Model confidence (mean pLDDT): 85 of 100.
A computed fold for a 473-nucleotide part of an RNA from a Candidatus Moraniibacteriota bacterium, annotated as small-subunit ribosomal RNA, 5' domain.
[in-house]
Context: one part of a larger RNA
RNA sequence: GGAUGAACGCUGGCGGCGUGGAUAAGGCAUGCAAGUCGAAUGGGUUUAGGCCCAUGGCAAACGGGUUAGUACAGCAUAGGAAUCUACCCUUGAGUCGUGAAUAAUUUGGAGAAAUCCAGAAUAAUACACGAUAUUCUCUACGGAGGAAAGAUUUAUCGCUCAAGGAGGAGCCUGUGUCCUAUCAGCUUGUUGGUGAGGUAAUAGCUCACCAAGGCUAUGACGGGUAGGGGGUGUGAGAGCAUGACCCCCAACAUUGGAACUGAGACACUGUCCAAACACCUACGGGUGGCUGCAGUCGAGAAUAUUCCACAAUGGACGAAAGUCUGAUGGAGCGACGCCGCGUGCGGGAUGAAGGCCUUUGGGUCGUAAACCGCUUUUAUUAGGGAGCAAUUUCGAUGAGAGUACCUAAUGAAUAAGAGGUUACUAACUCUGUGCCAGCAGUAGCGGUAAUACAGAGACCUCAAGCGUUAUCC
Numbered sequence: 001g002g003a004u005g006a007a008c009g010c011u012g013g014c015g016g017c018g019u020g021g022a023u024a025a026g027g028c029a030u031g032c033a034a035g036u037c038g039a040a041u042g043g044g045u046u047u048a049g050g051c052c053c054a055u056g057g058c059a060a061a062c063g064g065g066u067u068a069g070u071a072c073a074g075c076a077u078a079g080g081a082a083u084c085u086a087c088c089c090u091u092g093a094g095u096c097g098u099g100a101a102u103a104a105u106u107u108g109g110a111g112a113a114a115u116c117c118a119g120a121a122u123a124a125u126a127c128a129c130g131a132u133a134u135u136c137u138c139u140a141c142g143g144a145g146g147a148a149a150g151a152u153u154u155a156u157c158g159c160u161c162a163a164g165g166a167g168g169a170g171c172c173u174g175u176g177u178c179c180u181a182u183c184a185g186c187u188u189g190u191u192g193g194u195g196a197g198g199u200a201a202u203a204g205c206u207c208a209c210c211a212a213g214g215c216u217a218u219g220a221c222g223g224g225u226a227g228g229g230g231g232u233g234u235g236a237g238a239g240c241a242u243g244a245c246c247c248c249c250a251a252c253a254u255u256g257g258a259a260c261u262g263a264g265a266c267a268c269u270g271u272c273c274a275a276a277c278a279c280c281u282a283c284g285g286g287u288g289g290c291u292g293c294a295g296u297c298g299a300g301a302a303u304a305u306u307c308c309a310c311a312a313u314g315g316a317c318g319a320a321a322g323u324c325u326g327a328u329g330g331a332g333c334g335a336c337g338c339c340g341c342g343u344g345c346g347g348g349a350u351g352a353a354g355g356c357c358u359u360u361g362g363g364u365c366g367u368a369a370a371c372c373g374c375u376u377u378u379a380u381u382a383g384g385g386a387g388c389a390a391u392u393u394c395g396a397u398g399a400g401a402g403u404a405c406c407u408a409a410u411g412a413a414u415a416a417g418a419g420g421u422u423a424c425u426a427a428c429u430c431u432g433u434g435c436c437a438g439c440a441g442u443a444g445c446g447g448u449a450a451u452a453c454a455g456a457g458a459c460c461u462c463a464a465g466c467g468u469u470a471u472c473c
Base pairs, nucleotide, nucleotide: 001473002472003471004470006469007468008467009466010465013341014340015339016338017337018336019334020333026297027296028295030294031293032292035058036057037056040055041054042053043052044051045050065252066251067250074177075176076175077174078173079172080171083169084168085167088165089164090163091162092161093160094159095158096130097129098128099127105120106119107118108117109116110115136145137144138143150157151156152155178224179223180222185215186214187213190212191211192210193209194208195207196206197205227249228248229247230246231242232241233240234239254275255274256273257272258271277288278287279286280285305331307330308329309328313327314325315324316323317322344374345373346372347371354365355364356363357362379410380409381408382407383406384405388400391396417462418461419460420459421458422443423442424441428457429456430455431454432453438445439444
């Protein structure tokens, strides 16, 4: 000198674009954040609109948050073979026959509640069985096995099997990836083989048996610290430091463990178990999880609204209308940052008054003010007023917002401070104080003439900011 997710002090006019819990992955009141489909189905209630309950389908594995853990099962990069894939696209083949239940409902019962039990009735694109099999799976090549669901407004949408694609996901390998030797030896599923199991798939992934291997001063093992990358800061570069915001990947969801469902999870607002904490209780027993958006307490130098809207973009569901969406789009707060604009312009000497200094003559603040003329960025008031809208049943649809912007009127009107002035370092005098009070980044100032302390005037620098502190280059 540059930089910052900054904080503190003094000060503060406006706008645009960004950005804002870095500490306690501490605890959380309240509201919202994942639903949707009646063109799959049964029922209830009203009625011709619908609404509600339940079964069923799809979604809820996305989107959003955080960085605790993790020095490698991660990440980055370059490769690989033994895999899976809902929705979507392409192609081929099919969609035949039958059955038993069950929820909501109703009847009865238990319980404070959460909820649960028993009887009766019923439907389906729910469940089950049979038939068929172009290709499909297994095979000792003889054979064996495996599917489907219908709906409606009659034009379609679905369903099943198989092959291919796209996108996605899992797995393996090479290389790179902080400090520490005051950590020197580490390892028994450990290293390899055979067989078996297991997985979508390879593999000590798991097990039995066999062998005794494997890693290590090119730092194993241990300890500490830490999410990684694209990037960011600085620097001429090499490098050094860093990983906020945005994007990709990983991991986590009160703590620990487990599986279920599913194409996909060992699942933030799913289930079960244990623990701590909190709440309800009729003491028998239950309920909860903001590292979602707001908000609250706490700790802290310190970090915002319990706002508006689905109009746009995107997502889920739906044939669609549409519904949901704290994703997202916006508004609010903070000079937290960057950028832009303004706080007026011209004239005006008798150099007014006043302040400060003075050798008492004067000098300086100073064309500065007053005063005269002008302008209206900005401000205020009034009038007009977007783009963002693409869609669409052709009726209609904007949160932002009467915002941006345009026009007119009024009137210099509404708007300047902070730090410094011994040297480094741009800028000096007076008064007070008297090694005191104090200053200070370093050298150093102050003990009676202090340009270094304090006040005043003047001046210098930057400017809606200016200084200080912290950290990096």